The RNA shown here (Glycine riboswitch aptamer) has 108 nucleotides and comes from a Bacillota bacterium.
[in-house]
RNA sequence: AUGAUGGUGGCAGGAGAGGUCUGAUUUUAACUCAGGCGCCGAAGGAGCAAGGCUGCAGCAAGCUGGGCAGUGGCCGAAACUCUCAGGCAAAAUGACUGUUGCCGGACA
Repeated sequence: AUGAUGGUGGCAGGAGAGGUCUGAUUUUAACUCAGGCGCCGAAGGAGCAAGGCUGCAGCAAGCUGGGCAGUGGCCGAAACUCUCAGGCAAAAUGACUGUUGCCGGACA
């Protein structure tokens, strides 16, 4: 001097599904609470395929290493799946994308 993976903030974009029913509250509406039916997946959370590691015990073999098959455990991805949470007019939230600032310091 350059500044990776990663973390974090600003700005912009950003889908889906009931302006659902009953009651309480309220001047009314919305919000909220309780109960009911119907839905969504992209806050968060959870599950696992190939494959890998490992235990048990079996086969061939004089033994070791290794190989093959069986069985159990662990690791193992997502925008897939679940729908706990969250959401179903607008607003807010929003994975992710672009841009920018900061942290950090792989590497040369």